Large-subunit ribosomal RNA, domain II from an Oscillospiraceae bacterium, 681 nucleotides, folded computationally. The coordinates come from a structure-prediction model, not an experiment, and the mean pLDDT is 85. It matches the Rfam family "Bacterial large subunit ribosomal RNA".
[in-house]
Context: one part of a larger RNA
């Protein structure tokens, strides 16, 4: 990992609800007691309990009582309508370990110092080699000392280095040789040295060259039994089967945020007779929008109160290219502005229709308090976010199924079963893949099959508007001149560096005081402009289809789901067909209602997690009834059986002595999961 077996809502006492039974204005014994066939008995005990009456704090009175002065009013009852106990089962709740399994830890009473740490008592070890501290001794040397020198000596937490200790570096080892080792190296090695043996100190505690270190492979408080099934709002797990219904993830309030009460959605039985949706009709409202009449924000004028400021004498005045109220005009803006204001939605109500128990009380039993993503309306963020916080719909959550390649929230559709029947929807119809064709346009980019400002003689429509047989438009031929190098300014400015001009004026078919290139300046080169040659459309602009460019990402095409397509892209229109557990059509099961009753028909239903109700299988034991077995029980292994499920049979093998059916009753009554326990492979 698997097998097998074990393994979680239980007992008990009170309470309440629903059901059965019994009696019934009553109901019912408790301790005890007697008797006895000793049993799931019979009989006694009425002490007490609720319950018919209720009202007061009580006295107390009582269909009434209290409060009051009251015969009032009020509270609370009475009646109208009115059962109630007593047991037993089953739900839930309360105490109690209380569904099981699970801490860390708290306290008490012991055992530990053969690990280790410090003490104490007694012992024991330290190869060799080095150095030469004090003393002393002799010489020198002194007045005497000092002091030098040479010898002796053998000091030291001295040195080098084995035994022994220790543990700093790598490296192996890391299911180890070993729950800390090995190899190489390294450190102390006469000492605060090591070390045998015996003995102290103990957990609210000892011991500590002190590191929360050590106290027997445990130490911010050992280890053991014991309080003790400690508590655990926390995770894990909770065993057979059908059938009906079927949420929530809100709100309040909470030392409360992942836990709770109470409300509000579920469901069970009662009871009642309403509900909801459209049409109509009366209402309250101040969003959206739109406005500028308040409140504030803001553009340009206009007119100007007043203030600045220059003349002016400290004045009167005068003038201002300086500010600017307030009014007027002119164009805006607001969640917290409104002289207006829908659509929706809301509230009541009469009748019509549609729906067909969906409402509403009241009891019992609950779960839910993390929600997810899409639409639309808004806030917060950067009009980010698979981002957050409401409001409001759907879907998922608790929904299969068919589309969208794959893809809880998208778009179609809600699965009671069977069918090799049939018709659609969403979405599709070249092959992969069920199913296709015409028609009339569009695109040339694989756009279709990922993007912006912006750019651009791509192409289609659909418009407006100039120029044109009095000859456009493009393309060739010619010309494009003179005052003049206009004045200025400048070294120089001559159409062309800049500045001024009234942008002049002559000849002209027609030529700007000059549209670019060009030069230092001048030259030249070309445009505007006209003429000729051709011979029929040629410029500008507006809306609009679909296309181009802009466009760079990390493994491998790789931004159609593949091939693969110029339609198998796109747009408009026609007919067809595929296409699902949708809806038909054939049969069967069920639940609910309503007929009807020769047991049947109509008619509506039957996804479903938490959770509520119902109806059944099965283990085991007990009572009673009937069985069944060595002519073979239970197990047990095998067959195509039966039933809607749990699950029951029957034959045959094996087994070797037990068991069954039917009704009731009672539980140590159902495993696949708990890093479950045990045993096996």
């Nucleotide at each position: 990992u698997c097998c097998g077996g074990c393994g979680a809502g239980u007992u008990a006492u009170a309470g309440u609800a629903a059901c059965g039974a019994g009696c019934a204005a009553g109901c019912u014994u408790a301790a005890g007691g007697c008797a006895u066939u000793c049993a799931g008995u019979g009989c006694c005990g009425g002490a007490g309990g609720c319950g018919a009456a209720g009202c007061g704090a009580g006295a107390g009175c009582g269909a009434g009582u209290c409060u009051g002065a009251a015969u009032a009013g009020g509270g609370c009852g009475u009646a109208a309508a009115a059962a109630g106990u007593u047991c037993g089962u089953u739900g839930c709740c309360a105490u109690a370990g209380a569904c099981c399994c699970g801490a860390a830890a708290c306290c008490g009473g012991g055992u530990g110092a053969c690990c280790u740490a410090u003490c104490c008592a007694u012992g024991a070890g330290c190869a060799g080699g080095u150095u030469g501290a004090a003393g002393u001794g002799g010489a020198g040397g002194u007045a005497a000392a000092a002091c030098u020198c040479c010898a002796u000596g053998g000091a030291g937490g001295a040195c080098c280095g084995a035994a022994c200790g220790c543990a700093c570096g790598u490296a192996c080892g890391u299911u180890g040789c070993a729950a800390u080792g090995u190899c190489c190296g390294g450190c102390g090695a006469u000492g605060a040295c090591u070390u045998g043996u015996g003995g102290a100190u103990a957990g609210c505690g000892g011991a500590g060259a002190a590191a929360u270190u050590c106290c027997a492979a445990u130490c911010g408080a050992a280890c053991u039994c014991g309080g003790a099934g400690a508590u655990a709002g926390c995770u894990g797990g909770u065993u057979c089967u059908c059938c009906c219904c079927g949420a929530a993830a809100u709100a309040g309030c909470u030392u409360u945020a992942g836990g709770g009460c109470u409300a509000g959605c579920g469901u069970u039985a009662u009871g009642u007779u309403a509900g909801a949706u459209u049409a109509c009709c009366g209402g309250a409202g101040g969003u959206a929008a739109a406005g500028c009449a308040c409140u504030g924000a803001a553009u340009g004028g206009u007119c100007g109160a007043g203030g600045g400021g220059u003349c002016g004498a400290u004045a009167a005045g005068a003038c201002u290219a300086c500010c600017a109220a307030a009014g007027c005009c002119u164009a805006u803006c607001a969640a917290a502005c409104u002289c207006u204001g829908a659509a929706u939605g809301c509230c009541g109500g009469a009748u019509a229709a549609u729906u067909g128990a969906u409402g509403c009380a009241u009891a019992g039993c609950a779960g839910u308090c993390a929600g997810a993503c899409g639409g639309u309306g808004u806030g917060a963020g950067a009009u980010a976010a698979g981002u957050u916080u409401c409001a409001u719909c759907g879907u998922c959550a608790a929904a299969a199924g068919g589309g969208a390649a794959a893809c809880a929230g998208c778009c179609c559709a809600g699965a009671u079963c069977u069918a090799c029947a049939g018709c659609u929807a969403a979405g599709g119809u070249c092959c992969c893949u069920a199913a296709u064709a015409u028609a009339c346009a569009c695109u040339a980019a694989g756009u279709g099959g990922a993007a912006a400002a912006c750019g651009a003689u791509g192409u289609g429509g659909a418009g407006u508007u100039g120029c044109g047989a009095a000859a456009a438009c493009a393309a060739c031929c010619a010309g494009g001149a003179u005052g003049u190098u206009g004045g200025c300014u400048c070294a120089g400015a001559a159409g062309c560096a800049g500045c001024c001009a009234c942008a002049c004026a002559u000849u002209c078919a027609a030529a700007g005081a000059g549209u670019g290139c060009g030069u230092a300046a001048u030259a030249g080169c070309u445009c505007a402009c006209u003429g000729g040659u051709c011979g029929a459309g040629u410029g500008a602009c507006u809306c609009u289809g679909c296309g181009c460019g802009g466009a760079a990402a990390a493994u491998g095409u790789a931004a159609c789901g593949g091939g693969g397509c110029u339609a198998a892209g796109u747009g408009u229109a026609u007919a067809a067909c595929c296409g699902a557990a949708g809806c038909u059509u054939a049969g069967g099961a069920u639940u609910g209602u309503c007929c009807u009753u020769a047991u049947g028909g109509a008619c509506a239903g039957u996804g479903g997690u938490a959770g509520g109700g119902g109806a059944g299988c099965g283990u085991c034991g007990a009572a009673u009834a009937c069985g069944g077995g060595g002519u073979g029980a239970a197990g047990u292994c095998a067959g195509a059986g039966c039933g809607u499920a749990a699950g029951c049979a029957c034959u045959g093998g094996u087994g070797g002595a037990c068991u069954g059916u039917a009704u009731u009753c009672g539980a140590g009554u159902g495993a696949g999961a708990a890093u479950g326990c045990c045993g096996g492979a």
Description: The RNAcentral record of the full RNA draws on ENA.